[in-house]
RNA sequence: GCGGGCGUAGCUCAGCCUGGUUAGAGUGUCCCCCUGUCACGGGGAAGGUCGUGGGUUCAAAUCCCAUCGCCCGCGCAA
Numbered sequence: 001g002c003g004g005g006c007g008u009a010g011c012u013c014a015g016c017c018u019g020g021u022u023a024g025a026g027u028g029u030c031c032c033c034c035u036g037u038c039a040c041g042g043g044g045a046a047g048g049u050c051g052u053g054g055g056u057u058c059a060a061a062u063c064c065c066a067u068c069g070c071c072c073g074c075g076c077a078a
Base pairs, nucleotide, nucleotide: 001074002073003072004071005070006069007068010027011026012025013024020058029045030044031043032042033041051067052066053065054064055063
């Protein structure tokens, strides 16, 4: 330099192909119940500009372009 994969909640990930209800799960955090207390168990809550910027569209996590970071493969002269 070329090609490919990944980036979504604190963490691990789903959803993207085929655009459309309010962006979800597990775990963690906080609160309540339970318990003599803790753990376990039960209930509830908060937490996200979907890596960044732009475009298409009535509508974008999802399609298109550019770009950043990480990983893998290929190639390269001095």

Annotation:
Predicted 3D model of a 78-nucleotide RNA (transfer RNA) from Candidatus Wolfebacteria bacterium RIFCSPLOWO2_01_FULL_45_19. Rfam family: tRNA. The family's RNA type in Rfam is transfer RNA. Rfam's curators write: Transfer RNA (tRNA) molecules are approximately 80 nucleotides in length. The organism belongs to Candidatus Wolfeibacteriota, within Bacteria.